Predicted 3D model of a 79-nucleotide RNA (Glycine riboswitch aptamer) from Clostridium vincentii.
């Protein structure tokens, strides 16, 4: 069952932290040092949005980004 749980795409929203400092570049690009974030993933825990920062980020864009809406597929009552 005129399809719940739970899995996936699509669309929207979607935060937090150094326009650090040396050198170097066409340049916000590179490499190095410190200092900081946390909501992709990871790890530790019964679990977790909690802790730890490995990786991943810290002006603007871009990208990504846990989590809610919505929508399709899938599943098939495991609620």
């Nucleotide at each position: 069952u005129u399809g719940a749980a739970g899995g996936u795409g699509g669309c929207g929203g979607g935060a937090g932290a150094g326009a650090a400092a040396c050198a170097u570049u066409a340049a916000a690009u590179u490499g190095u040092u410190c200092a900081c974030c946390g909501a992709a993933g990871a790890a530790g825990u019964a679990a977790a949005u909690c802790u730890u920062u490995c990786a991943g980020g810290u002006a603007u864009a871009a990208a990504g980004a846990a989590c809610c809406g919505u929508u399709g597929c899938u599943g098939g009552a495991c609620g």

Its Rfam family is "Glycine riboswitch aptamer". About the family: This family represents the bacterial glycine riboswitch. Its mean pLDDT, the model's own confidence on a scale to 100, is 78.